[in-house]
RNA sequence: GCGCCAGUAGUCUAAUGGUUAGGAUCCUGCCCUUCCAAGGCAGGGGUCUGGGUUCGAAUCCCGGCUGGCGCA
Repeated sequence: GCGCCAGUAGUCUAAUGGUUAGGAUCCUGCCCUUCCAAGGCAGGGGUCUGGGUUCGAAUCCCGGCUGGCGCA
C1' cells in the first nucleotide's frame, strides 16, 4: 500500500428498516436480615464519526477513525 471482518452503557451481549434500543453485570437508593451475603423493587448510564438513501436508519450505501486478520 491492497483486501476482508468488526465497532451498541464502565464491561459482556441482543435488536425483520418502524413499538420507550432489551438483558446481564456495574453504580446509587429502598425493602428484607440482629449484621453480612444472597434475594426483591426503583433509578443512573449506550448505538465510533461525517454525509447519503428513505415517510422512517443501531440496521442499507459512501467517506473517515480505531481495532483484528491476511497478502505484498
Transfer RNA from a Candidatus Woesearchaeota archaeon, 72 nucleotides, folded computationally. The prediction has a mean pLDDT of 80. NCBI's taxonomy places the organism under Archaea, Nanobdellati, Candidatus Woesearchaeota. Its Rfam family is "tRNA". Rfam's curators write: Transfer RNA (tRNA) molecules are approximately 80 nucleotides in length. Gene Ontology term of the family: triplet codon-amino acid adaptor activity. The family's RNA type in Rfam is transfer RNA. The sequence is in RNAcentral, with records from ENA.